Predicted 3D model of a 339-nucleotide part of an RNA (large-subunit ribosomal RNA, domain IV) from Rhexinema sarcinoideum. The full RNA is in RNAcentral, with records from ENA and SILVA. Its mean pLDDT, the model's own confidence on a scale to 100, is 87. A source record names the gene rrl. It matches the Rfam family "Bacterial large subunit ribosomal RNA". Gene Ontology terms of the family: structural constituent of ribosome and ribosome.
[in-house]
Context: one part of a larger RNA
RNA sequence: CUCUCUCUAAGGAACUCGGCAAAAUGGCCCCGUAACUUCGGGAGAAGGGGUGGCUACUCGUAAGAGAGCUCGCAGUGACCAGGCCCAGGCGACUGUUUAUCAAAAACACAGGUCUCCGCAAAGUUGCAAAACGACGUAUGGGGGCUGACGCCUGCCCAGUGCCGGAAGGUAAAGGAAGUUGGUUAUUUGGCCUUUGAGGUUGAAAAAGCUGACGACCGAAGCCCCGGUAAACGGCGGCUGUAACUCUGACAGUCCUAAGGUAGCGAAAUUCCUUGCCAAGUAAGUUUUGGCCCGCACGAAAGGCGUAACGAUCUGGGCGCUGUCUCGGAGAGAGACUCG
Numbered sequence: 001c002u003c004u005c006u007c008u009a010a011g012g013a014a015c016u017c018g019g020c021a022a023a024a025u026g027g028c029c030c031c032g033u034a035a036c037u038u039c040g041g042g043a044g045a046a047g048g049g050g051u052g053g054c055u056a057c058u059c060g061u062a063a064g065a066g067a068g069c070u071c072g073c074a075g076u077g078a079c080c081a082g083g084c085c086c087a088g089g090c091g092a093c094u095g096u097u098u099a100u101c102a103a104a105a106a107c108a109c110a111g112g113u114c115u116c117c118g119c120a121a122a123g124u125u126g127c128a129a130a131a132c133g134a135c136g137u138a139u140g141g142g143g144g145c146u147g148a149c150g151c152c153u154g155c156c157c158a159g160u161g162c163c164g165g166a167a168g169g170u171a172a173a174g175g176a177a178g179u180u181g182g183u184u185a186u187u188u189g190g191c192c193u194u195u196g197a198g199g200u201u202g203a204a205a206a207a208g209c210u211g212a213c214g215a216c217c218g219a220a221g222c223c224c225c226g227g228u229a230a231a232c233g234g235c236g237g238c239u240g241u242a243a244c245u246c247u248g249a250c251a252g253u254c255c256u257a258a259g260g261u262a263g264c265g266a267a268a269u270u271c272c273u274u275g276c277c278a279a280g281u282a283a284g285u286u287u288u289g290g291c292c293c294g295c296a297c298g299a300a301a302g303g304c305g306u307a308a309c310g311a312u313c314u315g316g317g318c319g320c321u322g323u324c325u326c327g328g329a330g331a332g333a334g335a336c337u338c339g
Base pairs, nucleotide, nucleotide: 001334002333003332004331005330006329007328008327010325011324014323019320027051028050029049030048031047036041038148052070053069054068055067057066058065059064071075083318084317085316086315087314088313089312090310091309095107096106111146112145113144114143115142116141117140123132124131125130149305150304151303152302154235155234156233159232160231161228162227163226164225165224168223169222170221174217175216178213179212180211181210182209183208186204187203188202189201190200191199192198236254237253238252239251240250263297264294275291276290277289278288279287
């Protein structure tokens, strides 16, 4: 010097990102116990007092309680053995999670709501057979979102999606009246000819076969017409205006499918920003209350509250301490020397 411990004057968080770590509290009995509250809780709230041994006394069936006496610095005499309070954010809660850096505000949850599914169900796995769903049957099963509870959940269906509709437009394969190209039985022209439909070279051309086009017929879909936002989503600008000033209930105008309602708001969201005012401190970029100019909250990607709960996060206080002022002393294990 390193590690694991013990003690430490005075101070007591001045340490530090932060009381991290340590200290402190602690069992049992008695007294006593606030706000708030879903009346269950909160609560071991908080905060006090007691605690050994002995007795022939009192009460008691007893356990025990009381009274009296007595010892020590100290009586749950060692060990074991809650620190507490105030305020706020988030999540209702008990649970679950990144085996091996994250336990949380993430996931789940009961509850809410939308949607699909009538049973050979929808949905899922599989090429199929088949299986699950389910030996269930809409008070059931699948999927999405939200997430106890309380008060609530505004406006927009123009776009996208979904559902419904079928008059019109568009529309495939396929069918098809018909048009047309190729092929050539046959007919026919020229030339040659051994005159034989014999050779050669052209033209026209039925049927069949084959290729192209094709009026018209032709489903869903799309266009179209409606509905639907706890479907995906969206929820304005400019100008003027009141007996000082300021502000603007009000008016005008442009645009839109509709222009953000209630509630909340410098917030887990606020850039400017350490916003402004207040509280707390001697001093407060954090914290709490208020304000509202919300860069860029907002109503089931829910909004705002909320008792209880939390190894959650944030601010403050009491107690307590070697965290610190600022160090010191000691024990043990290493380090070092010898072996």